[in-house]
Context: one part of a larger RNA
């Protein structure tokens, strides 16, 4: 000098764009954040004479593995980059072949029972694109071969949407390998599923991934192991560069979801707002037993130098469901708060010497504040008031919002501070104080004439900011 997710002190007019718990991965009141489909299905209710329409809980389908948060763990099973394949891939696209025929249940519901509740349970009834057979098999799977195995679902407004098998693509993912990737030797040896082989199991798939047997290997001063610290990257800051430091916001990847463990469902999870078990904690209880998980958005308490509204809307973009209408969406779009930062604008302009008054200094002549003010002339940005009024939206649909912007009106009117002035370092005098009170980044000032303390006048610098503290280069 530059920078900051900054904080503190004094001060504070406006706008645009950004950013805003870095500390306790601490505990959380309350509300919302994932639903949707009646063109899969039966039932109940409401309206209606009926046809039918709507509503409700339930069976069923798809989604809930995305989106959103956080950085605890992780020094490598991560990440970055470049390769590889022994693999899977719902929805989507293309192609191809099918969609035949039967059956038994069950929720809802009805009537009961138990329980404080959460909820559980008995009997009976019923439907399906829920479940289970039989048939068929182009291609598919198993197999050296022979041979064997295995599928489907309908709806309705008759025009579509579906369903099953197979092939290919696209997308997404899994796994493997090379290289790169912090500090410490006051950590030098580490390892027994350890290293390799054979066989088997397991997986979508390779593999000590697991197991049996066999061999005794494998890694290490080119730093193994251990310890400490840490999410990684694109990038950010600084610097002429080389480097150094960092990894907020935005984007990609990874990991986690009260702590630990486990699997289920599914194309995909070992699943933040799913399940089970155990622990800690909180709450309810009729003491028998139950309920919960904000590192989602707001918000609360605590911690802290310190970090926002329990807002509006699905109008746009995107996502889920649906044939669609539409519904849901604290993603997102916006608004609110904060000078936290960057950028822009304003707080007036011109003329104006009697160099006014007042202040300060004074050698008492004057000097300075100072064209500064007053006064005269002018302007009206921003703000205020009144009127008009978009784009963002494809036919309709605008939260923002009567917003941006435009026109008009009134009045210089509503809008300047902070730090410093001994040297470094731009800027000096008077008074007060008297090694006191105090200042100070370093050198150092102050003990009676202090340009260094305090005040005043004057001045310097920056300016809606200025200074201080901290950190990095």
């Nucleotide at each position: 000098g530059a920078a900051c997710g900054u904080a503190c002190g004094c001060u504070g007019g406006c706008g645009g764009c950004a950013c805003g718990c870095c500390u306790u991965a601490u505990a959380c009141a309350u509300g919302c954040a994932a639903g949707u489909c009646g063109a899969a299905c039966g039932c109940a209710g409401u309206a209606g004479c009926a046809a039918u329409a709507c509503u409700g809980a339930g069976u069923g389908g798809c989604a809930a593995a995305c989106g959103g948060g956080u950085g605890a763990g992780u020094a490598u099973a991560a990440u970055g980059u470049g390769g590889g394949u022994a693999u899977c891939u719902g929805c989507c696209u293309u192609u191809u072949g099918g969609u035949u025929u039967g059956g038994a249940a069950u929720a809802a519901c009805a009537c009961g029972a138990g329980g404080a509740a959460a909820c559980u349970u008995g009997u009976g009834c019923u439907a399906a694109u829920a479940c289970c057979g039989a048939a068929u098999a182009a291609g598919c799977c198993u197999u050296c071969a022979c041979a064997g195995g295995g599928a489907a679902a309908g709806u309705u407004u008759u025009a579509a949407c579906g369903c099953c098998g197979a092939a290919a693509g696209a997308u997404g993912a899994g796994c493997c390998c090379g290289c790169a990737c912090u500090u410490g030797a006051u950590u030098a040896g580490u390892u027994u599923g350890u290293u390799g082989g054979u066989g088997a199991g397991g997986u979508a798939a390779u593999g000590g991934c697991u197991c049996a047997c066999c061999a005794a290997g494998a890694c290490a001063a080119u730093u193994a192991u251990c310890a400490a610290u840490a999410g990684c990257u694109g990038g950010u800051c600084u610097g002429a560069g080389a480097g150094g430091a960092c990894g907020a916001u935005c984007a990609g990847c990874c990991a986690c979801a009260u702590u630990g463990g486990g699997a289920c469902u599914g194309a995909g999870a070992c699943a933040c707002g799913g399940c089970c078990c155990a622990g800690a904690c909180u709450c309810c209880u009729a003491c028998g037993g139950g309920a919960g998980g904000c590192a989602g958005c707001a918000g609360u308490a605590a911690g802290g130098a310190a970090u926002c509204u329990u807002g509006c809307a699905c109008a746009a973009u995107g996502g889920g469901g649906g044939a669609a209408a539409c519904c849901c969406u604290g993603a997102u779009g916006c608004a609110g708060c904060g000078a936290u930062g960057c950028c822009g604008c304003g707080u007036g302009a011109g003329u104006g010497a009697a160099g006014a008054a007042g202040g300060c200094c004074c050698u008492u002549g004057g000097g300075u504040u100072g064209u500064a003010a007053a006064a005269c002339u002018c302007u009206u940005u921003c703000g205020u008031c009144g009127g008009g009024g978009a784009a963002g939206a494809a036919a309709a649909u605008g939260a923002c919002u009567g917003u941006a912007c435009c026109c008009g009106a009134a009045u210089a009117a509503g809008a300047a501070g902070g730090u410093c002035c001994g040297g470094c370092u731009a800027a000096c005098u008077u008074c007060g104080u008297g090694c006191c009170a105090g200042c100070a980044g370093c050198c150092g000032c102050g003990g009676u004439a202090a340009u260094a303390c305090g005040a005043a006048g004057g001045g310097a610098c920056c300016u809606a900011g200025c200074g201080u503290a901290g950190u990095u280069c």
The prediction has a mean pLDDT of 87. Predicted 3D model of a 473-nucleotide part of an RNA (small-subunit ribosomal RNA, 5' domain) from an uncultured Pelagibacteraceae bacterium. It was read from a public genome assembly.